[in-house]
Context: one part of a larger RNA
Molecule: large-subunit ribosomal RNA, domain VI
Organism: Candidatus Moraniibacteriota bacterium
RNA sequence: CGUGGAUACUUGAGAAGCGUCUCUUCUAGUACGAGAGGACCGAAGAGAACAGACCUCUGGUGUACCAGUUGUUCCGCCAGGAGCAUCGCUGGGUAGCUAUGUCUGGGAAGGAUAAGCGCUGAAAGCAUAUAAGCGCGAAGCCUACUUCAAGAUUAGGUAUCAUCAAGACCCCUGACAGAUUAUCAGGUUGAUAGGGCGUAGGUGUAAGCACAGUAAUGUGUUCAGCCGAGCGCUACUAAUAGG
Numbered sequence: 001c002g003u004g005g006a007u008a009c010u011u012g013a014g015a016a017g018c019g020u021c022u023c024u025u026c027u028a029g030u031a032c033g034a035g036a037g038g039a040c041c042g043a044a045g046a047g048a049a050c051a052g053a054c055c056u057c058u059g060g061u062g063u064a065c066c067a068g069u070u071g072u073u074c075c076g077c078c079a080g081g082a083g084c085a086u087c088g089c090u091g092g093g094u095a096g097c098u099a100u101g102u103c104u105g106g107g108a109a110g111g112a113u114a115a116g117c118g119c120u121g122a123a124a125g126c127a128u129a130u131a132a133g134c135g136c137g138a139a140g141c142c143u144a145c146u147u148c149a150a151g152a153u154u155a156g157g158u159a160u161c162a163u164c165a166a167g168a169c170c171c172c173u174g175a176c177a178g179a180u181u182a183u184c185a186g187g188u189u190g191a192u193a194g195g196g197c198g199u200a201g202g203u204g205u206a207a208g209c210a211c212a213g214u215a216a217u218g219u220g221u222u223c224a225g226c227c228g229a230g231c232g233c234u235a236c237u238a239a240u241a242g243g
Base pairs, nucleotide, nucleotide: 001151005161006160007159008158009157010156014148015147016146017145020048021047022046023045024044025043026042032037050105051104052103053102054101058099059098060097061096065092066091067090068089069088070085071084072083073082074081075080109143110142111141116136117135118134119133169243170242171187172186173185174184175183192238193237194236195234196233197232198231199230201227202226203225208221209220210219211218212217
């Protein structure tokens, strides 16, 4: 830019992907074979690599979470803290992201065939799978399964809306999205973000005070105190008004 303007849901021409392999057991030490050896067919199970998804478990990370601790400066001093030293160092760790973790997948079936194997059958009174005709037959081909897909300009279909409107955008609050944009969730007829409350979860028992001890320290109050992203509730703040 086109498909007359839109909102929602779709069809699928076409395209891409997948397709793998190994081992064990049963059938069965059976068929076969003098023996040595040793099956087809069929059934069950275990895996490898690969692919997709996810974070319940196992781990990693987690520089705005918690605790311990060294040196030094400062808050007048004690106590308690703050800054700097790789996040000062050390021990843990929510969400998110993640693999080495978890789950799933390559299944069944149909069609046409290759090599190959056949039926009927003449030319050629026989024979012959072939000349007419009809079958079986592969990890391969076409379907099937997954994804994209009407610029498929042959521009499709259905429902609804609108004709100076419908609808969309600007603007604002944001994240399951993200470089910008886009996408998605919302904009008071509102839970979109922040705050508040509760809770999950993390750390591990705060400060102050009391008691014991000369003191370091310990005990009680106290499974305390503190807390980023998780899950709920709540209009307190901001999503006004408008173009």